The RNA shown here (transfer RNA) has 71 nucleotides and comes from a Candidatus Curtissbacteria bacterium. Model confidence (mean pLDDT): 84 of 100. Its Rfam family is "tRNA". Taxonomically the source falls in Candidatus Curtissiibacteriota (Bacteria, Bacteria candidate phyla).
């Protein structure tokens, strides 16, 4: 220099064009003499930038990180 994968919530991870979800972590409340377990409620993300499309986390294009091949 070339080729393939991946970038979604603080963390791991779903989601094949029509409200963006879990677990866990936080946050408040109840439970207790206090902790912690537990129950209930909460708040929190689609890497950036253009196309297509009526609609785009999803299709496609460059870019940037990022794994792994090949030279």
């Nucleotide at each position: 220099g070339c080729c393939u994968g991946g970038a979604u919530a603080g963390u791991u991870c779903a989601g094949u064009g029509g409200c963006a979800g879990a677990a866990c972590a936080c946050g408040u409340c109840a439970u207790u003499g206090g902790u912690a377990a537990u129950g209930a409620c909460g708040g929190a993300a689609c890497g950036c930038g253009a196309g297509u499309u009526c609609a785009a986390u999803u299709c496609u294009c460059g870019c940037u990180c990022u794994a792994g091949g090949c030279u």